[in-house]
Context: one part of a larger RNA
């Protein structure tokens, strides 16, 4: 070297099982003050449903009355109309007359209020009663006896309650998801000199207002900073000078605005009506501009300006529904009219803003199913912010003196052992801490070798240099790596090997389905919070490794 035996299990990202973990997508089970419903419970009408009496309201009519008090006025004055008289044999009394008063009284008539009293209608309620209806006993039945009673029971109706069950909803975007943020519309920047252009880039604002803050004529010029001027001061009003738009613009930014778009005064309503050549931008549905032409109008001596506002934000389709004018249409009546259509306007934080319904929230570790390395945990892998470790400067500390040693403040590498970024192979499966076993490799040496320098007398050190040959413990505690201790060594290094090794072991921890505490939560559950408990799979095909035999 080849072949075989035998035996080990490092490798075929070994095998098994279309990953349970994570994300989309779809179910499914529970939940509840999600939403819509239903069973069901309760309440009212009404029917089944009759008689009798009482009581109390309320409205209507008859009638009657010591009805009816501010203050003045004899004094208890409802209003109001007529009225000098009225009652009485007669005396005499009430008036008027006067006199208070806002209103004047006898006397006639009308009528409010306020209390009673009767009659009639209606509601209601309490009571009795037996004939509908119910129930006990007795009987085969019929029926008879007691009770309960117009309740109650059903049946149709309206309303409340109502996870008890039943459907179903519970949004995208995201440097995984979940928290958080955002979602429509304006203005810058990015945006590479047209126009457009993205990011969970970088700032900022809107969801309005104004009868003037419009519209037209017609006049003015603002801020600062110096200098001077009583009170008056840093700043009030007043004068000169500069400088030149830095000022103001109803409100966020950009671009404008002095023949002002900024300010103040007249006079007004074009903040009009039907149009609209013809252009911008746009997928579409929108949106912006717009000269002119007719009517009617304002302003100005007129030319001629004006269909709101310096201009770009101030928004919201489609069906429904209200409203208003006139009209067309279909039905239909003796007639009013009923229903739809043009037009103009009004009802949405339909804001998830091109609005899925008028109308809708949650948990699963009880889970399922279809998928994905399109996307996360573990591991690799780029990458080095962080981490480690080197060099340079070399300010200072070192009595003096940077560089024995330390070195601030900074610069410039190297490593790929943390944390972390990315999301590039792997979810039709690369087992995941830790401990046993067994190793092998790196040197940025811990010991053990040789040396430099020393702030090395000696012993001990220090720092640095060459060196990886071999070493580099036992316990106590915890699942622990690490730590912390104990007690030894010449030392008790540090790191990489899928944080070396589970077809080698284990399974204490993490991480399923049971249970509980604490804490959150209305609950279903939920917590890198805890605590007990809790399946690791006989057969080795190849390669590669030991061992033996044969050729």
């Nucleotide at each position: 070297c080849u072949u075989g035996c035998a035996c080990a299990u490092g490798g075929a990202c070994a095998a098994a099982a279309a990953g349970a973990c994570c994300c989309c997508g779809g179910g499914a089970g529970c939940u509840u003050u999600a939403c819509u419903g239903a069973a069901g419970u309760u309440a009212g009408g009404u029917a089944u449903u009759g008689a009798u009496g009482g009581g109390a309201a309320a409205a209507a009519a008859u009638u009657a009355a010591c009805u009816g008090u501010u203050g003045a006025g004899c004094g208890u004055a409802g209003g109001a109309g007529g009225g000098a008289g009225c009652c009485u044999c007669a005396c005499g009394g009430c008036g008027a007359c006067a006199a208070u008063g806002a209103a004047a009284c006898a006397c006639c008539u009308c009528u409010c209020u306020u209390u009673g009293a009767u009659u009639u209608u209606u509601u209601u309620u309490c009571a009795u009663c037996u004939c509908a209806u119910c129930c006990g006993c007795u009987g085969c039945a019929a029926a008879g006896u007691g009770g309960a009673a117009a309740c109650a029971g059903u049946g149709c109706u309206u309303g409340a309650c109502g996870g008890u069950c039943a459907g179903u909803u519970u949004a995208a975007c995201u440097g995984g998801g979940g928290c958080g943020g955002u979602u429509u519309c304006c203005u810058c920047c990015u945006a590479a000199a047209a126009g457009g252009u993205a990011a969970c880039g970088g700032a900022g604002g809107a969801g309005c207002a104004c009868a003037a803050a419009g519209g037209u004529c017609a006049g003015c010029u603002u801020a600062g900073u110096c200098c001077g001027g009583a009170u008056g001061g840093a700043a009030a009003u007043c004068g000169g000078a500069c400088u030149g738009u830095a000022a103001g613009u109803g409100c966020a930014u950009a671009c404008g605005c002095a023949a002002a778009a900024g300010c103040u005064g007249g006079c007004u309503u074009a903040a009009c009506u039907g149009c609209g050549a013809g252009a911008g931008u746009g997928a579409c549905u929108a949106c912006u501009c717009g000269a002119g032409c007719a009517g009617a109008u304002g302003c100005g001596a007129a030319a001629g300006c004006a269909g709101g506002u310096g201009u770009u934000a101030g928004u919201g389709a489609u069906c429904c529904c209200c409203u208003g004018a006139a009209u067309c249409g279909c039905a239909g009546u003796g007639a009013u009219u009923g229903c739809g259509g043009u037009c103009a306007g009004g009802g949405c934080u339909u804001a998830a803003c091109g609005g899925a319904u008028a109308a809708a929230a949650g948990c699963u570790a009880c889970c399922c199913c279809g998928g994905g390395g399109a996307u996360a945990a573990c591991a690799g892998g780029c990458u080095a912010g962080u981490c480690g470790c080197u060099u340079c400067c070399g300010a200072g500390a070192g009595u003096u003196c940077a560089u024995a040693u330390c070195g601030a403040c900074g610069a410039a590498g190297c490593g790929g052992u943390u944390c972390g970024g990315c999301a590039c192979c792997u979810c039709g499966a690369u087992g995941u801490c830790g401990g046993c076993u067994c190793a092998c490799c790196g040197u940025a040496u811990c010991c053990u070798a040789g040396g430099g320098c020393u702030g090395a007398a000696g012993u001990c050190g220090g720092u640095c240099c060459u060196a990886a040959g071999g070493g580099u413990u036992g316990g106590a505690c915890u699942g622990u790596u690490c730590g912390u201790c104990c007690a030894u060594u010449a030392a008790a290094a540090c790191g990489g090997u899928a944080c070396g090794c589970g077809a080698g072991c284990u399974g204490g921890g993490u991480u399923c389905a049971g249970a509980a505490c604490g804490u959150c939560g209305u609950g279903a559950g939920a917590c890198a919070g805890u605590u007990c408990g809790g399946a690791c799979u006989c057969u080795a095909u190849c390669c590669u490794g030991u061992g033996c035999a044969a050729g």
The part of an RNA shown here (large-subunit ribosomal RNA, domain V) has 551 nucleotides and comes from a Candidatus Roizmanbacteria bacterium.
Its Rfam family is "Bacterial large subunit ribosomal RNA".
The sequence was found in a public genome assembly.